[in-house]
RNA sequence: UAAUUGGAGAGUUUGAUCCUGGCUCAGAACGAACGCUGGCGGCGUGCCUAACACAUGCAAGUCGAACGAGAAAGUUUCUUCGGAAAUGAGUAAAGUGGCGCACGGGUGAGUAACGCGUAGGUAACCUUCCCUCGAGUGGAGGAUAACACUCCGAAAGGAGUGCUAAUACUGCAUAAGACUACAGUUUCUUCGGAUUCAGUAGUCAAAGGUAGUCUCUGUUUACAUACUAUCGCUUGAGGAUGGGCUUGCGUCCUAUCAGCUUGUUGGUGAGGUAAUGGCUUACCAAGGCUAUGACGGGUAGCUGGUCUGAGAGGAUGAUCAGCCACACUGGAACUGAGACACGGUCCAGACUCCUACGGGAGGCAGCAGUGGGGAAUAUUGCGCAAUGGGGGAAACCCUGACGCAGCAACGCCGCGUGAGUGAAGAAGGCUUUCGGGUCGUAAAGCUCUGUCGGGAGGGGCGAAACAGAUGGGUGUUAAUAGCAUCCGUCCUUGACGGUACCUCCAAAGGAAGCACCGGCUAACUUCGUGCCAGCAGCCGCGGUAAUACGAGGGGUGCAAGCGUUGUUCGGAAUCACUGGGUGUAAAGGGUGUGUAGGUGGCAAAGCCAGUCGAGUGUGAAAGCCCUGGGCUUAACCCAGGAAUUGCGCUCGAUACUGCUUUGCUUGAGUGUGGGAGAGGAAAGUGGAAUUCCUAGUGUAGCGGUGAAAUGCGUAGAUAUUAGGAGGAACACCGGCGGCGAAAGCGGCUUUCUGGCCCAACACUGACACUGAGACACGAAAGCGUGGGUAGCAAACAGGAUUAGAUACCCUGGUAGUCCACGCCUUAAACGUUGGAUACUAAGCGUUGGGGGUAACCAAACCUUCAGUGCUGAAGUUAACACAUUAAGUAUCCCACCUGGGGACUACGGCCGCAAGGCUAAAACUCAAAGGAAUUGACGGGGGCCCGCACAAGCGGUGGAGCAUGUGGUUCAAUUCGAAGCAACGCGAAGAACCUUACCUGGGCUUAACAUCCCCUGACAUCCCUAGAGAUAGGGAUUCCUCUUCGGAGGCAGGGAGAUAGGUGCUGCAUGGCUGUCGUCAGCUCGUGUCGUGAGAUGUUGGGUUAAGUCCCGCAACGAGCGCAACCCUUGUCCUUGGUUGCCAUCAUUCAGUUGGGCACUUCAAGGAGACUGCCGGUGUUAAACCGGAGGAAGGUGGGGAUGACGUCAAGUCCUCAUGGCCCUUAUGUCCAGGGCCACACACGUGCUACAAUGGUCGGUACAAAGGGUUGCCAAACCGCGAGGUGGAGCUAAUCCCAGAAAGCCGAUCUCAGUUCGGAUUGAAGUCUGCAACUCGACUUCAUGAAGCUGGAAUCGCUAGUAAUCGCGGAUCAGAACGCCGCGGUGAAUACGUUCCCGGGCCUUGUACACACCGCCCGUCACACCACGAAAGUUGAUUACACCAGAAGUUAUCACGCUAACCUUCGGGAAGCAGAUACCCAAGGUGAAAUCAGUAAUUGGGGUGAAGUCGUAACAAGGUAGCCGUAGGAGAACCUGCGGCUGGAUCACCUCCUUU
Repeated sequence: UAAUUGGAGAGUUUGAUCCUGGCUCAGAACGAACGCUGGCGGCGUGCCUAACACAUGCAAGUCGAACGAGAAAGUUUCUUCGGAAAUGAGUAAAGUGGCGCACGGGUGAGUAACGCGUAGGUAACCUUCCCUCGAGUGGAGGAUAACACUCCGAAAGGAGUGCUAAUACUGCAUAAGACUACAGUUUCUUCGGAUUCAGUAGUCAAAGGUAGUCUCUGUUUACAUACUAUCGCUUGAGGAUGGGCUUGCGUCCUAUCAGCUUGUUGGUGAGGUAAUGGCUUACCAAGGCUAUGACGGGUAGCUGGUCUGAGAGGAUGAUCAGCCACACUGGAACUGAGACACGGUCCAGACUCCUACGGGAGGCAGCAGUGGGGAAUAUUGCGCAAUGGGGGAAACCCUGACGCAGCAACGCCGCGUGAGUGAAGAAGGCUUUCGGGUCGUAAAGCUCUGUCGGGAGGGGCGAAACAGAUGGGUGUUAAUAGCAUCCGUCCUUGACGGUACCUCCAAAGGAAGCACCGGCUAACUUCGUGCCAGCAGCCGCGGUAAUACGAGGGGUGCAAGCGUUGUUCGGAAUCACUGGGUGUAAAGGGUGUGUAGGUGGCAAAGCCAGUCGAGUGUGAAAGCCCUGGGCUUAACCCAGGAAUUGCGCUCGAUACUGCUUUGCUUGAGUGUGGGAGAGGAAAGUGGAAUUCCUAGUGUAGCGGUGAAAUGCGUAGAUAUUAGGAGGAACACCGGCGGCGAAAGCGGCUUUCUGGCCCAACACUGACACUGAGACACGAAAGCGUGGGUAGCAAACAGGAUUAGAUACCCUGGUAGUCCACGCCUUAAACGUUGGAUACUAAGCGUUGGGGGUAACCAAACCUUCAGUGCUGAAGUUAACACAUUAAGUAUCCCACCUGGGGACUACGGCCGCAAGGCUAAAACUCAAAGGAAUUGACGGGGGCCCGCACAAGCGGUGGAGCAUGUGGUUCAAUUCGAAGCAACGCGAAGAACCUUACCUGGGCUUAACAUCCCCUGACAUCCCUAGAGAUAGGGAUUCCUCUUCGGAGGCAGGGAGAUAGGUGCUGCAUGGCUGUCGUCAGCUCGUGUCGUGAGAUGUUGGGUUAAGUCCCGCAACGAGCGCAACCCUUGUCCUUGGUUGCCAUCAUUCAGUUGGGCACUUCAAGGAGACUGCCGGUGUUAAACCGGAGGAAGGUGGGGAUGACGUCAAGUCCUCAUGGCCCUUAUGUCCAGGGCCACACACGUGCUACAAUGGUCGGUACAAAGGGUUGCCAAACCGCGAGGUGGAGCUAAUCCCAGAAAGCCGAUCUCAGUUCGGAUUGAAGUCUGCAACUCGACUUCAUGAAGCUGGAAUCGCUAGUAAUCGCGGAUCAGAACGCCGCGGUGAAUACGUUCCCGGGCCUUGUACACACCGCCCGUCACACCACGAAAGUUGAUUACACCAGAAGUUAUCACGCUAACCUUCGGGAAGCAGAUACCCAAGGUGAAAUCAGUAAUUGGGGUGAAGUCGUAACAAGGUAGCCGUAGGAGAACCUGCGGCUGGAUCACCUCCUUU
């Protein structure tokens, strides 16, 4: 400055978080296709696939003013009627000749190339037609087509003979000039050359046509060979245009293509071309290209541009424009200015067609069109009116270029499908909590308008002209003719076109769909379905309440379109130039030396290549952008500008980089003097120990383990003493000490040798850093050859362990480990951290030097270099962490990464003796894989603490019998539920009927029960009959209440339908209630702070407590739910009150019976009391703990109620309630009988026992707490007894149940299956009840089973507890050994927290989060998928070798033939045909290479809700794991050797932090 205006994210790994990282989505675009739908117009676009094959028509002709020749029909006239003439007409058609056909149009096969783009060069070139300027156009000749005749052929076509013309062809003349040769010359020069000027010699031209006119000339008429004009022709110079060649730069993937090349690279001569050039050829030389990627392979026309993007980029190359290439496939030339030629020629091949079989014809990748292919792409249209092209003097002809129209929503743009009003919020649909809501002012109705479409009428622009006529001017000329040209006037030309546009007419009339509605992503409900059908871009929906499937209603978005699919860019900073990374996520090479390359210290000078600035040329047009304009607007079109970031040229600047030169010393190096060291190689040597051998002593074991055994030993081991042999390794020192590049290096001595450090000076003078390839070194294992072998020890053997144990453990034991030489070349070769340089707080160690202070020495302190460690600031980091030894701040160089798996793999290549190593994919598959950190949970991790958890005790269970519940089995049914703890004497506080839900059989269907409507009637009670009963039939008695007399209410019967009913399903749709962890001490919040965040802090720590109880400390301060307390009960006292309670005193009685009293006991109301309050000690001056005092009680006094946040999809739909589903003459309801009570068995919970601490008998004492009118029931009597009769009292401190029992006092039994034990069975009874058979309880008599203290295992309990003893209650007609309560008697033990179980807190590891009942590995079996190998086999491509050789160019030859020229007439020159040679396409043969397909079989890999075997990994994963290597084994794996920490735990060492 008008032209600089622009950058958004989301979903998905996790319980959650941050990061890394992939996958997916939202956007735009398209020559598109498909599905559904479709009113109009404008402007564009339309075979992307088979460069597959093509019927038919058209797409390149034109010129009579170059030439010869030349019809017919028709018409007219004449006619001898046979015909002739004229016209048609010098027309058509054909031929010679000229120009054109090389343009225009199509396509993109080939091409990775000077093909294209861009900028240059051509002093190395050509250019028809066109323009400008010159010159010329003289004079001859011989043919030939057409045509005619003859002949051959089916045809296409051809042959022969004869005639003829030209602007056709051929000599000659002229030669300004051009070209060639020669030797000079001027100027310029890139030194190669170019160029100027003259000179000599040679070579080379031409064509006429038309119009007009007689001025000249000739015939003297009017014409010409004359003149004029014009169109041509020849030649030269220049221009313009178009091309040829050449150069710099740019132009895809692949190194699993690393070497390529013989005309190859260069030179000389020759040839060839318009022209340079190995372009070709002969000779000579041996070069040329290549990691800056040659050669090879794959793919591809290139560009302006197009799409996308903020841009940089990425992708692309339709339409339009420029260039290139091609024209059925391959080859070749001819003609020509131009072609090796789309609609030309020749040859070969394939294919198609014609054929008389002899032979011919053809090339739509021109426009239409056809077939085919395909998801897919149009009319066999009109016209030359315009624009343009070819020919022509022109008229004009040709033009599928082009202009138009047709088809297609294929795209872009515009318009319409109506507007206003209208609430009874209509009907109807959908939904509903039934009230309503919504579609919805939407519709209808009323009032309007008239775009588009329809009908009618009018009606342009595109047309400018050329030509013709006419007027005027200019030029030419002798001319006022003519011609050429200019300016006017008139006339003429439209495919589109029934056009655009305008006017009128009628009427809301003809015109809306598609996708979506779980999140991303705008938009929600109902029904159907029930892991089915289906959806899905990703995450994911669907297993009975689906906003996710299908449908309806409603809504959202876009709209004549809407969706889907495909492709591209974007988002993706996900290949990162802009703009990424490599400690742990993918990623630093095992280490060094060093080549190329890249980068490089201080100073000066020069140059100006890079760099920067200015100018200039170019960057085609179109397109994009800006401004303006034209179509009603827009799309579209037009004009001008901007831009085109590039390249070239000129000039300038010189800081920086570079180059050249000259210096410097600080980088680097050398020298001198010192120093430390497991640095390396070789030789020698030493002691300790193991083993073996010999000998001695000595005797029965040794050895080994969790425990054992194998093994060794009476043939004398182990042990011990002495001597000897041999091999390997070097204790202590020894140290996050030292050295080395890394691997690695450890007794001592000697020899040889590398590097490093320090100090002070001297010297060289950038000599440096890094380092692709290359080379060297490179643990352990392993390999080869030869030695050696003590110990150890893969393999192997044996013994154990185990379900198994190819392991871990043990006993043996071979390779190997050792040495020499040679290979291998890999490791968790790790600091998981490449190298170099510089800079950036501190502090504390340690090793080796130097200096200083100080000093007897030693030490110490300060300081400085070089190493090696720790803590830590800034900074960095996803975090962890790193932090002068960086992972900080910067520079340079190298290596490497781009989701997981497949895959440290396959194939190929290189290396290796082998094992194997290095390099290194794809198909397929998944939506993750991963890092760090967080909260939990878990651990056969750790620490602390608690609990009848263990221990110490007491008593049980498990054994017996019985009771009861459960499982199982059985059954017509044995109704259902509960299932580790936390189901199992549980629901059930009580199944003979009922209950009852189950089974069998018999009935009912608006129902056994509720509400509403109609009709009738009181309801009801009793009796009889049938029946198992429900029920059915009959009879008898009686006739509800109120009333305003209309009726109303209640009840019953009948009827219809709404409905009832369901212990039917779902506790995984729910409410409520409950269990459990657990009466465990925890669970949270607000604010603040820390952290990117999840989260942390608080709540952790030190003490303490029963307690997250309290105290102290602390980036926390407070608070809530829990704990505690408040509540109930119990223990002491006081006050008040005494009836039904009590009785000390008084009286009384058989008796607190009564009088009396309320002191005591007791009851029930209220108070007091206990708070670590007091003392001492310990403790941090705390909290608290210990002890003591006082007290009825002492440290929550005992007991109870009380159950945090939550866990278990815990339990219950059969208590109740309830959504949904299901049944409705049944899954409802009524009735009878049966069943829930079965019984080879197993388990749980109990009771009774097994006896003498006992049994039996007799006597005798002492409770508490309850219950009672459908009840408890006394006294009395009867019965052996259960019980009966009886009826007093009691609605309860009054009466009753009700005798407590163990105990105590006596007696007896005397250790036995008993006087223990009581099951079982028989008989007889009692009670309840309609009813005791299935199936009650109790009594009496008789019977008298198992059982003599209980295996493994297991339960309860810490004080008024356990144990033991009885009593009561609920349920209940009856029916407890169960349950819930009550009191009586009344112990033992706790050292303690190692272990088992459970829990709490802290910490640690984790691959778990459904949370260890987790996760997860491999073989095997099955199914499917892709891939590798493979005897082979098939095809394609390429190069090579050889054979072959069409057409054709060139060369040669001269058997044949020939008009022009020459000729001495013989012939020659020249040409044609022919032959030969070189080259060469197709073709053939051979051996190869590469790629692709296929294949019996085979190999591993991947995937797959519920297969097999084990359990390798994750916690110390139960043998720590992993890496490399070797051996072994069903498998995961195991073992040996070396290495790593990416190992838990405990202890120790070192260093550090704080005090």

About this RNA
A computed fold for a 1555-nucleotide RNA from Deltaproteobacteria bacterium RIFCSPLOWO2_01_FULL_42_9, annotated as small-subunit ribosomal RNA. The source organism's lineage runs through Bacteria, delta/epsilon subdivisions and Deltaproteobacteria. The sequence is in RNAcentral, with records from ENA and SILVA. Its Rfam family is "Bacterial small subunit ribosomal RNA". Rfam links the family to the GO terms structural constituent of ribosome and ribosome.